[in-house]
Context: one part of a larger RNA
RNA sequence: GAUUGAACGCUGGCGGCAGGCUUAACACAUGCAAGUCGAACGCGAAAGGCUCUUCGCUUGCUACUCUGACGAGCGGCGGACGGGUGAGUAACGCGUAGGAAUCUACCUAGUAGUGGGGGACAACAUGGUGAAAACCAUGCUAAUACCGCAUACGCCCUACGGGGGAAAGCGGGGGAUCUUCGGACCUCGCGCUAUUAGAUGAGCCUGCGUGAGAUUAGCUAGUUGGUAGGGUAAAGGCUUACCAAGGCGACGAUCUCUAGCUGGUUUGAGAGGAUGAUCAGCCACACUGGGACUGAGACACGGCCCAGACUCCUACGGGAGGCAGCAGUGGGGAAUAUUGCACAAUGGGGGAAACCCUGAUGCAGCCAUGCCGCGUGUGUGAAGAAGGCCUUCGGGUUGUAAAGCACUUUCAGUUGUUAGGAAAGGGAUGUAGGUUAAUAACUGCAGUCUGCGACGUUAGCAACAGAAGAAGCACCGGCUAACUCCGUGCAAGCAGCCGCGGUAAUACGGAGGGUGCGAGCGUUAAUC
Numbered sequence: 001g002a003u004u005g006a007a008c009g010c011u012g013g014c015g016g017c018a019g020g021c022u023u024a025a026c027a028c029a030u031g032c033a034a035g036u037c038g039a040a041c042g043c044g045a046a047a048g049g050c051u052c053u054u055c056g057c058u059u060g061c062u063a064c065u066c067u068g069a070c071g072a073g074c075g076g077c078g079g080a081c082g083g084g085u086g087a088g089u090a091a092c093g094c095g096u097a098g099g100a101a102u103c104u105a106c107c108u109a110g111u112a113g114u115g116g117g118g119g120a121c122a123a124c125a126u127g128g129u130g131a132a133a134a135c136c137a138u139g140c141u142a143a144u145a146c147c148g149c150a151u152a153c154g155c156c157c158u159a160c161g162g163g164g165g166a167a168a169g170c171g172g173g174g175g176a177u178c179u180u181c182g183g184a185c186c187u188c189g190c191g192c193u194a195u196u197a198g199a200u201g202a203g204c205c206u207g208c209g210u211g212a213g214a215u216u217a218g219c220u221a222g223u224u225g226g227u228a229g230g231g232u233a234a235a236g237g238c239u240u241a242c243c244a245a246g247g248c249g250a251c252g253a254u255c256u257c258u259a260g261c262u263g264g265u266u267u268g269a270g271a272g273g274a275u276g277a278u279c280a281g282c283c284a285c286a287c288u289g290g291g292a293c294u295g296a297g298a299c300a301c302g303g304c305c306c307a308g309a310c311u312c313c314u315a316c317g318g319g320a321g322g323c324a325g326c327a328g329u330g331g332g333g334a335a336u337a338u339u340g341c342a343c344a345a346u347g348g349g350g351g352a353a354a355c356c357c358u359g360a361u362g363c364a365g366c367c368a369u370g371c372c373g374c375g376u377g378u379g380u381g382a383a384g385a386a387g388g389c390c391u392u393c394g395g396g397u398u399g400u401a402a403a404g405c406a407c408u409u410u411c412a413g414u415u416g417u418u419a420g421g422a423a424a425g426g427g428a429u430g431u432a433g434g435u436u437a438a439u440a441a442c443u444g445c446a447g448u449c450u451g452c453g454a455c456g457u458u459a460g461c462a463a464c465a466g467a468a469g470a471a472g473c474a475c476c477g478g479c480u481a482a483c484u485c486c487g488u489g490c491a492a493g494c495a496g497c498c499g500c501g502g503u504a505a506u507a508c509g510g511a512g513g514g515u516g517c518g519a520g521c522g523u524u525a526a527u528c
Stems, first nucleotide, its partner, number of pairs: 001528004006524005013374006019367002021332001026330003030327003035077003041073001043071002049066001054063001056061002084285003093210007102202002107198008115149001117147002124139005155163003169190006177184002211257003218248003223245008260282004264275004287308005310321004338364001340363003346360001347358004377407004387398004411469001413464005421455001425452001426450004433443002472517005477498003483512005493500002
């Protein structure tokens, strides 16, 4: 000199863009952070609507039917993403360059199919125990839940031949025909099964690189290799039995300490050094330790089981919990924010869609924490006013500074007006086209209509009034830009280094003046 996720002291007008627990991976009150689908399914507690039909008539009520919406349940998809943290890890963890023995839900393209049956379990009802939560027994029932049969491209075997393996329906519309009046049948859309390929994502292996210590020199029995069996989606001591006795190491094994890695950031002319906040990629973790289940994917932050510590409830029999999600609280600390608004946009999950959910995200609030921009007036004004300070008492300086005069109105304030974020997407209608037996239904380029903004009292623009509301901090002995007076008297004190102070201190304290930077300025800490 540059830099910082900074802190502290004094001071503080506005805006834009960023950033904001570096410490206790300490403990957490409260609220929210993952749901959705009735176009898979049965039941219908409660509540609403309208049309048609029927009964009764008090002519607007009851019952039925229909429609819409939904509670608990069954079922599907999603809770493996998104969000947080850096404890552990010196490792194929990361970075980079390669590899072969693999899987991949949803998505895209293709091929073939979607036939025929069965038995349950919730919900619900009844009963029992119990303070309650919960649990148990019996009975009834549906499905895109579950299980067989048929068929089988690909799969396996000793390959002539044999073996084992699949599925589910739902919604819209309809001319003829049939009908038990429910439909069959036809068609369209969405699904389902098997399989091929792609895309995406993931698992595995290897070379090289990636801290410190030798005051750590030897380490290793599933250890190193082989054969056989098992196991995995997959290679492999991954695992087991047997056999052999290997494998690693001064090119630093093993052990100990420290540490998430990288793109980057910072400094530097560079080489290099230091660093890994924000943003992005990868990894690891989710109170501590262990385990598996489900699933395409987890050994799963807001899932399950066991053990432990801690906290809470209890009628003492037994139960409940996990903020390193967003806010917030206590604690620790020099130190780090609101228990805010909205799904309008972008994205994600579910759904055919409308739509629902989303503390992701978009915004707002707080903080000079940083960077950048703007302002705190402009011109004129010598009687060089008054006051202050100094003085050789003549004067000098503060100083065009002020006052005065003439202007301007950025920003802040008040009022009004008004983009863009929405040419998106949604709803209604819908010619052509596609599909079809069909002018129905579905889809649908264009056209028409319609409503949707958290921010928001938005940005911007215009008007109004008045210099009105807006300057400090450090330093002045040398390094280092900037000097005098008074007080003090080796005292009080200063200090980054040299050093100053013992009666004329440009070095202490105050004042006047000056220098530097400026909504900041200094100090401390840290890196180059």
Molecule: small-subunit ribosomal RNA, 5' domain
Organism: uncultured prokaryote